[in-house]
This is a predicted structure of a 100-nucleotide RNA (Glycine riboswitch aptamer) from a Gammaproteobacteria bacterium. Its mean pLDDT, the model's own confidence on a scale to 100, is 80. The organism belongs to Gammaproteobacteria, within Bacteria. It matches the Rfam family "Glycine riboswitch aptamer". Rfam describes the family as follows. This family represents the bacterial glycine riboswitch. Rfam links the family to the GO term glycine biosynthetic process.

RNA sequence: UUGAUCUUCGCGGGAGAGAUCUGACACCGUCGCACCGGUGCCGGACGCCGACGGCGCAAACCGCCCGGAAACGCUCAGGCAAAAGGACCGCGUAGACAGC
Numbered sequence: 001u002u003g004a005u006c007u008u009c010g011c012g013g014g015a016g017a018g019a020u021c022u023g024a025c026a027c028c029g030u031c032g033c034a035c036c037g038g039u040g041c042c043g044g045a046c047g048c049c050g051a052c053g054g055c056g057c058a059a060a061c062c063g064c065c066c067g068g069a070a071a072c073g074c075u076c077a078g079g080c081a082a083a084a085g086g087a088c089c090g091c092g093u094a095g096a097c098a099g100c
Stems, first nucleotide, its partner, number of pairs: 001099003005096003009092005018046001020045004025040005047080003053076001054074003061067001
């Protein structure tokens, strides 16, 4: 100094699926109780999603065994209004590695 490479950090973009039902408690509507409604939180039930994580699989390759990918599959965890998260992409920064 360069880079179709890898890693860290920062910024931007970034999908899918019930703001479902139900129980208890608390607060508010209300002067009090009951009823009703709303909100919050913790459980239960069924239905779904797949782009954090996790798990599984092919051929080529290999004498054989082992190995053998994912944005594919499975959904354990996770998620299903907003927020958060988010594979991946772009830009920038710092390093590693390699070349000159």